[in-house]
Large-subunit ribosomal RNA, domain III from Salinispirillum sp. LH 10-3-1, 387 nucleotides, folded computationally. RNAcentral holds the full RNA, with entries from ENA. It matches the Rfam family "Bacterial large subunit ribosomal RNA".

Context: one part of a larger RNA
């Protein structure tokens, strides 16, 4: 200097009530703005109580503070199915023998880790002050391990298949979700009109069982033989011959079931710290239309730079076992452990030294105009950016 600059997007407030010493900023309300492919909603990363409740207001908050990601206490995160863990392997990594080096040590075989990939199974709905695909109500499915009852060649670390994948396009059939109309349920106007062809709001239900469709893909099947699949095979893979025009696989969605349930009210009682809680009782719940960048679909067509491995799967036999043991079908029972689970997550909770105008991967994507995910203007929902 100077009580000057400055108080961090110019999205924005005003007003009644309430609390309190004490209210521009805090509760509650009625209005206004302002996002809305986000400034809203859910993961992953990472963060680690930041969640909720009562309490407090020194410091922290660029200001006041009764508020708060501040302080003090207390409470909260429930799993067979979500995700690890497990099984499998990619690139790497470490590596038993080993090879190689003055030592240290560096390659590297069998092996053994490593997911950002592949591998078994849960949906709706209610509920808490705070978790819920985890509790609870209902309706499921899987794996294991036993017992029965039938059937009967079983058997792997090894053969086969299978798993198994690129890029562009185009066409089709459905979905979700939108609209629209009927249907239910309620309104009839504070100022002229409004019983109507008016006006608001609902009209909503999964997973899994059954059926086997729009399409997709393969000719199917039966004997016989075989210099290959490092040994064997009835299994693959070559060959012959016969039969036969459909046969098997895959497959969305749609109907039936779930579902006499559930949800759906300014309903009625009765309590009541006036935040609620509890009992009874419950309308309608169709049809059309449009229609995805989802889903059939890892399909189909084209292309040339030709586009992971392994296990789990199913099949053949080897040693072996064949009265047993296994194996396969049905029923039942009985069992499924550890870890994660709260919050925030395009941010005041994460990476920047800050409550920082920057950065940070996936997922959902309604209305009206519109070619759109652009733009505007708006729903759900959030928020007026702490003087």
């Nucleotide at each position: 200097g100077a009580g000057u600059a400055a108080c961090g997007a110019c999205a924005a407030a005003a007003c009644g009530g309430g609390u309190g010493a004490a209210a521009a900023a805090c509760c509650c309300g009625u209005u206004c703005g302002c996002c809305g492919g986000a400034a809203g909603a859910c993961c992953a990363a990472g963060g680690g109580u930041u969640c909720c409740u009562g309490u407090u207001c020194a410091a922290c908050g660029u200001u006041a503070a009764u508020c708060g990601g501040a302080g003090c206490a207390g409470g909260g995160u429930g799993a067979g199915u979500c995700g690890g863990u497990c099984c499998c392997u990619a690139a790497g990594g470490c590596g038993a023998g080993g090879c190689u080096g003055a030592a240290g040590a560096g390659c590297g075989u069998a092996g053994u880790c490593g997911a950002u990939g592949g591998g078994a199974a849960a949906c709706a709905g209610g509920u808490u002050a705070a978790u819920a695909u985890u509790c609870c109500u209902g309706u499921a499915c899987c794996g294991a391990u036993g017992u029965g009852u039938a059937u009967u060649g079983c058997g792997a670390u090894g053969g086969g298949a299978g798993g198994a994948c690129g890029g562009a396009g185009a066409a089709g059939g459905c979905u979700a979700g939108g609209c629209c109309a009927g249907c239910c349920u309620g309104g009839c106007g504070a100022u002229g009109g409004u019983u109507g062809u008016c006006c608001a709001g609902g009209u909503u239900u999964a997973a899994g069982g059954g059926u086997g469709u729009a399409g997709g893909c393969a000719g199917a099947g039966a004997u016989c033989u075989u210099a290959g699949g490092u040994a064997a095979a009835u299994c693959c893979g070559g060959g012959a011959u016969c039969u036969u025009a459909a046969u098997g696989c895959u497959g969305a969605g749609a109907c039936c079931u779930g579902a006499u349930g559930a949800c759906g009210g300014u309903g009625a009682c009765g309590c009541u710290a006036c935040g609620g809680c509890g009992u009874c009782c419950g309308a309608a719940g169709u049809g059309g239309u449009u229609g995805a960048u989802g889903c059939c679909a890892u399909g189909c067509u084209u292309c040339c730079a030709g586009g992971a491995a392994a296990a789990g799967u199913c099949u053949c036999u080897a040693a072996g076992c064949u009265u047993c043991a296994g194996a396969u079908a049905c029923a039942c029972a009985u069992u499924g452990a550890c870890c994660g689970u709260a919050c925030c997550c395009c941010a005041a909770a994460c990476c920047g030294a800050c409550a920082c105008a920057g950065g940070u991967g996936g997922u959902c994507a309604g209305g009206u105009a519109g070619a759109g995910a652009a733009u505007a203007c708006c729903a759900a929902g959030g928020c007026g950016c702490u003087u």